[in-house]
RNA sequence: GCGAGAACUGCACCGAACAGAUGACAGGGACGGGGGAACCAAGUAAUUGGGCACCAUCCGGUGCCCUUGGGGUGAAGCCGCACAGGUAGUACGCGGCCGGGUCAUUCUCCGAUCCGAAUCCGACAGCUCACCUCGCAGGCGUCGGGAGAAACCGA
Numbered sequence: 001g002c003g004a005g006a007a008c009u010g011c012a013c014c015g016a017a018c019a020g021a022u023g024a025c026a027g028g029g030a031c032g033g034g035g036g037a038a039c040c041a042a043g044u045a046a047u048u049g050g051g052c053a054c055c056a057u058c059c060g061g062u063g064c065c066c067u068u069g070g071g072g073u074g075a076a077g078c079c080g081c082a083c084a085g086g087u088a089g090u091a092c093g094c095g096g097c098c099g100g101g102u103c104a105u106u107c108u109c110c111g112a113u114c115c116g117a118a119u120c121c122g123a124c125a126g127c128u129c130a131c132c133u134c135g136c137a138g139g140c141g142u143c144g145g146g147a148g149a150a151a152c153c154g155a
Base pairs, nucleotide, nucleotide: 011141013139014138018029031135032134033133034132035131040126049066050065051064052063053062054061055060069124070121071120072119073118077097078096079095080094081093098116099115100114101113102112103111105150106149107148108147109146110145
């Protein structure tokens, strides 16, 4: 001098996940999600997924489990092509459209650079006043980008 790591504090980023209070919770505030009328929308014959147990005269009913149908949170989707018997190895495809984040006040545009996951409900839910109910985690470190407008602070 460079690089890596650890602890504390501060400042940032994704996200609803922030502040106060407490020894810690709880209960509240802010923020965020779900269920839930009329109207509207949707529908216009039925067969509404699988398994187990119990009840039952029949029709059928009840309870539990599962995930293919369907639905929720989230930016995390759509289309086309390719691949697609099994095993092993390698790899986790290409293109278009679209969606989201960051570049240290906010907005718009340009430019640059990334992300397009995961998970929950359990056959079931449109919207939705009243009403009911739930969450408030986790993960992390940009680099002195440009233009215009609007603010704020200081002198």
A computed fold for a 155-nucleotide RNA from Promicromonospora sp. AC04, annotated as c-di-AMP riboswitch aptamer (ydaO/yuaA leader).
NCBI's taxonomy places the organism under Bacteria, Bacillati, Actinomycetes, Promicromonosporaceae, Promicromonospora.
Rfam family: c-di-AMP riboswitch aptamer (ydaO/yuaA leader). About the family: This family represents a conserved RNA structure found upstream of the ydaO and yuaA genes in Bacillus subtilis and related genes in other bacteria.
Of the family's consensus pairs, 91% are formed in the model.
The sequence was found by an Rfam model in a public genome assembly.